[in-house]
Molecule: SAM riboswitch aptamer (S box leader)
Organism: Negativicutes bacterium
RNA sequence: AUUUCAUCAAGAGUUGGCGGAGGGAUUGGCCCUAUGAUGCCGCGGCAACCAUCGUGAAUAACGAAACGGUGCCAAUUCCAACAGGAUUAAUUCCUGGCAGAUGAAGA
Repeated sequence: AUUUCAUCAAGAGUUGGCGGAGGGAUUGGCCCUAUGAUGCCGCGGCAACCAUCGUGAAUAACGAAACGGUGCCAAUUCCAACAGGAUUAAUUCCUGGCAGAUGAAGA
C1' cells in the first nucleotide's frame, strides 16, 4: 500500500512542560488559533474493538470488570461533495453511496 467485516448523533482536559504558525485528511464552506493552536512528552480522563471472566450446547447472544493490546478526549466523521427523494419564495430535511477514521482478521 491492498482485501473483508464491524462501528462512527453518546462520552472524556479552561491540565504541566517543550515549541512558535499554522490546523480541522482532500476541495469548497464554516470554524479553531499569539488569551499560543497543530504537534511531541508527561499527568488526568472517556469508551469498551481485541484479549479476560460469567451465563450459555455454542464459533451465537447477553452480561461483568477495566490489570493487558489498541483507540479516543473542539464543533455529528464540523457540514457538503455523487445519486435519489420530500419541501420552499429563499431554503431546509431524509435515504443510500463515495471518501475518511478506528478496531479485528486476511494476504